[in-house]
């Protein structure tokens, strides 16, 4: 430089054919249980769905283009 695949809560990761409320383990709080601590239980906070335009009555999802991160190829 060119091909492909990825980017979604602090981590890791789902989310067949665009449908209206984005969820799973783990982790954090705060209650409860304990002398106390783990460990159970109950509740909750935490997502601009990488960025930008397009396409649609509606996009995480589709199409483009940037940006970062792996494989491969020259």
């Nucleotide at each position: 430089g060119g091909g492909c695949g990825g980017u979604u809560g602090g981590c890791g990761c789902a989310g067949g054919u665009g449908g209206u409320u984005a969820g799973c383990g783990c982790g954090u709080c705060a209650c409860g249980u304990u002398g106390a601590c783990a460990u159970c239980g109950u509740g909750a906070a935490g997502g601009u769905c990488a960025c930008a335009g397009g396409u649609u009555c509606g996009a995480a999802u589709c199409c483009u283009g940037u940006a970062c991160c792996g494989c491969c190829c020259a």
Predicted 3D model of a 74-nucleotide RNA (transfer RNA) from a bacterium. Its mean pLDDT, the model's own confidence on a scale to 100, is 82. Rfam family: tRNA. From the family's description: Transfer RNA (tRNA) molecules are approximately 80 nucleotides in length. The sequence was found in a public genome assembly.